[in-house]
RNA sequence: GCAGCGCGGCAAGCGGUCGCUGGCAUCCCCUGGCCGGGAUGCGGGAGGAAAGUCCGAGCUCCGCAGAGCAGGGUGCCAGGUAACGCCUGGUGGGAGUGAUCCCAGGAAAGUGCCACAGAGAGCAGACCGCCGGGCAGCGGAGCUUCGGCCCCGGCUGUGCGGUAAGGGUGAAAGGGUGAGGUAAGAGCUCACCGGGCUGCUGGCAACAGUGGUCGCAUGGCAAACCCCACCUGGAGCAAGACCAAGCAGAGAGCGUUUGUAGGUGGCUCGCCAAGCUCUCGGGUGUGUUGCUCGAGCCAAACGGUGACGUUGGGCCCAGAUGAAUGACCGCGCUUCCAUCGUGCGGCGACGCCGGUGGAGACAGAACUCGGCUUAUGCUGCCUGCGGCC
RNA sequence: GCUUCCGUAGCUCAGUUGGAUAGAGCAGCGGCUUCCUAAGCUGAAGGUCGCAGGUUCGAUUCCUGCCGGGAGCGCCA
Numbered sequence: 001g002c003a004g005c006g007c008g009g010c011a012a013g014c015g016g017u018c019g020c021u022g023g024c025a026u027c028c029c030c031u032g033g034c035c036g037g038g039a040u041g042c043g044g045g046a047g048g049a050a051a052g053u054c055c056g057a058g059c060u061c062c063g064c065a066g067a068g069c070a071g072g073g074u075g076c077c078a079g080g081u082a083a084c085g086c087c088u089g090g091u092g093g094g095a096g097u098g099a100u101c102c103c104a105g106g107a108a109a110g111u112g113c114c115a116c117a118g119a120g121a122g123c124a125g126a127c128c129g130c131c132g133g134g135c136a137g138c139g140g141a142g143c144u145u146c147g148g149c150c151c152c153g154g155c156u157g158u159g160c161g162g163u164a165a166g167g168g169u170g171a172a173a174g175g176g177u178g179a180g181g182u183a184a185g186a187g188c189u190c191a192c193c194g195g196g197c198u199g200c201u202g203g204c205a206a207c208a209g210u211g212g213u214c215g216c217a218u219g220g221c222a223a224a225c226c227c228c229a230c231c232u233g234g235a236g237c238a239a240g241a242c243c244a245a246g247c248a249g250a251g252a253g254c255g256u257u258u259g260u261a262g263g264u265g266g267c268u269c270g271c272c273a274a275g276c277u278c279u280c281g282g283g284u285g286u287g288u289u290g291c292u293c294g295a296g297c298c299a300a301a302c303g304g305u306g307a308c309g310u311u312g313g314g315c316c317c318a319g320a321u322g323a324a325u326g327a328c329c330g331c332g333c334u335u336c337c338a339u340c341g342u343g344c345g346g347c348g349a350c351g352c353c354g355g356u357g358g359a360g361a362c363a364g365a366a367c368u369c370g371g372c373u374u375a376u377g378c379u380g381c382c383u384g385c386g387g388c389c
Numbered sequence: 390g391c392u393u394c395c396g397u398a399g400c401u402c403a404g405u406u407g408g409a410u411a412g413a414g415c416a417g418c419g420g421c422u423u424c425c426u427a428a429g430c431u432g433a434a435g436g437u438c439g440c441a442g443g444u445u446c447g448a449u450u451c452c453u454g455c456c457g458g459g460a461g462c463g464c465c466a
Base pairs, nucleotide, nucleotide: 001385002384003383004382006381007380008379009378010377013331014330015329016328017327018326020045021044023042024041025040026039027038028037029036047362051373052372054371055370056369057368058367059236060235061234062233066269067268068267069266071232072231073230074229075228076090077089078088079087080086091104092103093102094101095100105227106226110225111224112221113220114219127167128166129163130162131161132160134158135157136156137155138154139152140151142149143148175193176192177191178190179189180188194216195214196213197212198211199210200209201208202207240289241288242287243285249280250279251278252277253276254275262272263271282465283464296315297314298313300311301310302309303308335359336358337357338356339355340354341353343352344351345350390462391461392460393459394458395457396456399415400414401413402412408446418432419431420430421429439455440454441453442452443451
């Protein structure tokens, strides 16, 4: 310098003026006040993703949050955590030279699917080929009483049987390589590798190593149904609570002790209780609360490989709702672009220096957290290759 | 803010245990018919199945993540 891979950091600085928003303190006004209004002062005011709303919780309500089924979710092992589909460490397999990344229960419970091609696609299969017999024809050798008889490890055709080594089809054809064996072949036999079962050793475990045994018996798909293990009641701050103001009701359906409707997705049971649901129409505050101190932040010590935990110390850090968090000015920095210079170096392309102007990403909280994913500028560490010293 | 649904040709829609060429109607284009147009007859074309990745031999279909669009939800009575 080029190419790549993951992890971390920042979200550009300083000063001034004028605003916006909510908090606290003091003072003033209204008869009074912890209603309201005003003045002054102090300190606060978007993010790493505030986004997507994809997971997990807190919180609130559904009378209790009850039982079973159905449904939904997760899926190697161990740990972390309030919890998780997240994170950390490991195991096995795969990709890459590497940094590093990807995948993961069960196919020997059952059902289903595997198009086309192909002989055969699932307790498989003989199309070509190879091998052995039969028959027919041709050819060749031999014998002959010339009518025939007999032989062949020669060729062709046909049909029977053997064969899963080879060819061919396919994504996939019932272990792989080599040797022996055979009519030809084949785990038929043997050695090594792979696999199943089983014992021992190590490990919490996934699993690994090793011995014995079985010639190998069961292809793939579960992001197909399913089986196994574990988790799961529902809704969501437009949850819910309180106060006020105002209008106009109409229609339909079900029910009131024979427990029906309903009680926040479905079915059954248990429990509760007198009204409930739908359609059309009308009215009303963009009211108060929930609303921000929280699994909170900062740095440290100790424990742990790590995620993380414990201890003591310090700090208070947005709460808007027609929705605040901004505008202007000055100085300086970094990179890029454009342009200028009787500027410097160079034959030159060009490089350096200085001036002026422009640009500096993605993006804006809405009850709050923990994650994931996606968008995005700059920068540090890491890997490989090449060049120079 | 929360919940939920959809995306296939220019438009409106089909397309399911996943099977290879993705169909239909209308519109548009060419030809025939007509003096010309419409209607009619006929022919061909037109598709990143919203995008990307994965599972699978194979994806419009199954899974995941994005993009775009639509609908519903306050209180009182």